[in-house]
RNA sequence: GCCGACUUAGCUCAGCUGGUAGAGCAACCGCUUCGUAAGUGGUAGGUCCCGAGUUCGAAUCUCGGAGUCGGCU
Numbered sequence: 001g002c003c004g005a006c007u008u009a010g011c012u013c014a015g016c017u018g019g020u021a022g023a024g025c026a027a028c029c030g031c032u033u034c035g036u037a038a039g040u041g042g043u044a045g046g047u048c049c050c051g052a053g054u055u056c057g058a059a060u061c062u063c064g065g066a067g068u069c070g071g072c073u
Base pairs, nucleotide, nucleotide: 001072002071003070004069005068006067007066010025011024012023013022019056027043028042029041030040031039049065050064051063052062053061
């Protein structure tokens, strides 16, 4: 230099053919216990990497940029 994959909650990751962003773990508040652990119910937590475009509507499609990883030279 060229090519490819990935970027979504604190962490690991889903998200279908574009239609109100989710799970598990962690955190917090309860229930249970003499107490702890375990179990169980609930709550909170998001500029979907950034910018632009298309569209009534974009995490999703298009273009540009950034970062991480891998391959080729």
Molecule: transfer RNA
Organism: Candidatus Nomurabacteria bacterium